Context: one part of a larger RNA
Order: sequence, then C1' cells, then structure tokens
RNA sequence: GAUUGAACGCUGGCGGCGUGCCUAACACAUGCAAGUCGAACGAGCGAUUGGGAGCUUGCUCCUGAAAGCUAGUGGCGCACGGGUGAGUAACACGUGGAUAAUCUACCCAUUGGUUUGGAAUACCAGUUGGAAACGACUGUUAAUACCGGAUACGAGCGAUUUUUACAUUUCGCUGAAAGGCGGUGCAAGCUGUCGCCGAUGGAUGAGUCCGCGGUUCAUUAGCUAGUUGGUGGGGUAAAGGCCUACCAAGGCAGUGAUGAAUAGCCGGCCUGAGAGGGUGAACGGCCACACUGGGACUGGAACACGGCCCAGACUCCUACGGGAGGCAGCAGUGGGGAAUAUUGCGCAAUGGGCGAAAGCCUGACGCAGCGACGCCGCGUGAGGGAUGAAGGCCUUCGGGUCGUAAACCUCUGUCAGAAGGGAAGAAGUGUAUGGGUAGUAACUGACUCAUAUUUGACGGUACCUUCAGAGGAAGCACCGGCUAACUCCGUGCCAGCAGCCGCGGUAAUACGGAGGGUGCAAGCGUUAAUC
Repeated sequence: GAUUGAACGCUGGCGGCGUGCCUAACACAUGCAAGUCGAACGAGCGAUUGGGAGCUUGCUCCUGAAAGCUAGUGGCGCACGGGUGAGUAACACGUGGAUAAUCUACCCAUUGGUUUGGAAUACCAGUUGGAAACGACUGUUAAUACCGGAUACGAGCGAUUUUUACAUUUCGCUGAAAGGCGGUGCAAGCUGUCGCCGAUGGAUGAGUCCGCGGUUCAUUAGCUAGUUGGUGGGGUAAAGGCCUACCAAGGCAGUGAUGAAUAGCCGGCCUGAGAGGGUGAACGGCCACACUGGGACUGGAACACGGCCCAGACUCCUACGGGAGGCAGCAGUGGGGAAUAUUGCGCAAUGGGCGAAAGCCUGACGCAGCGACGCCGCGUGAGGGAUGAAGGCCUUCGGGUCGUAAACCUCUGUCAGAAGGGAAGAAGUGUAUGGGUAGUAACUGACUCAUAUUUGACGGUACCUUCAGAGGAAGCACCGGCUAACUCCGUGCCAGCAGCCGCGGUAAUACGGAGGGUGCAAGCGUUAAUC
C1' cells in the first nucleotide's frame, strides 16, 4: 500500500447492488418448511333437483340424479429442493482413465402385447382393553392393491457350437399385464386419449476400480493374523478377504510405514510485476452429517434431516401401568461471545412435486424489513461580494490571520418533503368464437393458429410532472522525524504520549487546551488478520 463475512470509538443526509452466528455440531417455547391424485377404488356427507306416497298444503317418508367435500385402500412424490462442516489425511476431493465387472423410476425413440380366473383386506358395523398414546376380536365389501392359469418375437438360465474373452448356432426350461375417462351405436363392437406389460436403443443419474496431485511432527521407527496371496463356497446391480472354510507365509516401511496433531476438498477469493504466499464466507461442483451410537425395512436409488426399530443422554405428559420429542429447514428464544437481522408478504415470476386438466402444495424462490457491514453513485448549494465588519487567535503593538469566509445582492432546485399521474417485469392457463394438421368409416378428443377476455407479492413502488424553499443534511484523525501540516497558554521526569526513534526535570512545534493548518470524507481512526 492492498484486502476483510470483521469488531470497537467518535460521527452520520439519500439511493442502488451485494452481504450479515467466523463463537456452543449448545439447548430449544410457538408457527410454518411435502404433499398431491375422486379421470385407480368401495364408502360416507351432500348444495341443488326429478318422481311417488301421506296429508296437518307445506311439512314428513320412500326412491332417483348430482356439482362439490373427504377419513380409508391404492398410485406417484417424500433419496429432489433447503441446512451445517462435527467427522474425514481418505480414491474424500481435483485431474486423467477403466467398467469386456455394473444398475438407472420418471423422459424420448422403435417394436410386440394388454387374455382368463381366484382369495383377501382397510374404511364401516358390533363387542371390548387403556388415563393417554394406541390397540384386540368378530362380521361385510372394492380396486390400476394381492395371487394363480394361458400366451412369449425379443429376454433370463442351463446344456451345446465356437472363442483368450465378447459375439454366434441349436435344444430345453422359466418369466408379463390393468384399467380409467370420453365419442358413436339398440347392442356386439369400432374409435380417441391417458395408462399397464415384455424387449431393444438413447438420454440422464449413480455405483465400483486405477495412475498422478495437494498439511505438520522422526522429541512417532518399526507396523500387520482376514493381515498378504491361492482354491472352493457365499453375497452384491457389480470385480474384490467384501464374508466364510481350507492351504501357503506373506504384505507395508527412511521415496517416511505405523502413530500423533490439525483439516471437509475444489472452481475460486485476497495479495503480488511474476514466481510464490495466504485462504476456502457469499455463488457453483463433489463429499460427509442430521440429539449420540448401532441396525435394517421400503424403494430404481436411502441404511433415509422434518421415516421405522434398539440402546444412551436430555426435555415433556402421566391415572405411575406407560407414553411423546429431536430447528446443522425459515423466522424466533435462552446461552456463549468483541460480534452477526423479521416469530414479515406472495406463489405474480423462475424452478420443483402430484394431477388429463382446472388446480393444490412449495420459509426453494421472488420480494419487503433491520445493520454505513462492503462497493458504487449523489447531496449538504452556485455566482457576485472588502469597510478586508464584529469576534477569536497571534503580535516586534505597526499589524497579521481565520477571510470572499460571513453579512448582503442575484440565482438554481439534485436529494429529503407535499400533491397529481403512473409502469416494465405477463409468458401463459382457463373460457368463448372461428380456422388448420395427422388419424378415424365418421365423430368426440389430441396437436396447433387467430381474436376477445382473465392473472402482480413487490406497490400506488420505480419513473414523470407540479409546488414550496438555501431552507432539513459534516465529521473524524493527525500536525518532532519517518510523514503532508505551527504558534500561544497550562503542566513541570508530574500528569501524560508512544508504531519505531523517543518526548516531559520552568521558555515542550512530541503531554492537555485553544487558534491556525494538513489529510480523508458520510465517513474517519483504532484493534485483529493476510499478502
């Protein structure tokens, strides 16, 4: 000098864009943060409404249709998004490869199917246990829930042919499925669309393995028995001591094994001419974790932050028998600390989940609030004005200086204030009308185009116009040398200053005050840290 997620002191007008628990991975009150689908299913409620009966003619009963709503079964999602950095010195990360050792829901393309049966069960009803959490038994019912049979071009497995292997030939065995909503028709059926199943390929995502690379300590020198290798077996989507039985005795290490300490890694960021040094906040990629430790279930994927089970610590409820909980999600509270924000608004946009869609959900996200925490921009007025006013300070008492500074005159109107107007961000989607394309025997529907209408949290915000009026807006540090800037008074090795050298013991440009000056400026200094 530059820089910072900064803090502290003094001061503080406005705006834009960013940014804000670095400490206790400490404990958490309260609310919200993951749901959705009735076009999978039975059932219940049901605005409105048709028919019939009774008659007290506006009520009751029976029966039908039905927008909509929903506890339950079922599907998809909940493995994404969001947080944190504890652990980890490791194939965790970065980079380059391998996978002929692998998987991949939803999506896309191609292709072939979607047949025939069955048995349950939740909800519900009844009985019943418990303070509660939550159950138990009996009975009834549905499905795109569950289970058989049939079929199988491809597929899997075994044998065979061939090969180092992959691929190939032939034979045998095994393995599927589900319907919903429309249109048309008297019906059978035909048809549209969304699904479902087998297969192949793609895309995306993931698993595993390997070369190389990046901390400190030798005042850590030896470490290792599933250890190193082989064979058989098991296990996995998948190679492998990954696991197991047997056999062999290996494997690593001064090119630093083992141990200990510290630490998430990277793109980057800061600094520097560079080489290098430091660092890993925010944003992006990867990893790990979710009160602590362990475990599996479901699933394409988890050993799963707001799932389950066990153990532990802690907190809460209890009828003492037993139960409930997990903010390192967003706000917020206590605590710790030098120190870090609102228990805000909205799904309008972007993105995500579900749904045919309308839509619903979304503390992701978009915005607003608070903080000079940072960067950037603007303002606190402009021109004229000498009797060089008053006053302060200094003085050699002549004067000098603050100083065109003020007053005064003439203007301007940024920002803040008041009034009026007032956006872009909106593309879509739905509805209505009209048209086109492919398909169909035809229609509906699908896809698509045009016109009209409908959607904004921010926000009556940005911006524009007008009004008034210099009015509301300057401080902080320093002035001995380094280092830009000097005099007076007070003090008297005292009080004090200080980054280094050093000042102060009666004329202190170095302490304290004043006047003046210098430097930065809505900031200025100090402290801490890095180069």
Molecule: small-subunit ribosomal RNA, 5' domain
Organism: Desulfovibrio sp. OttesenSCG-928-C06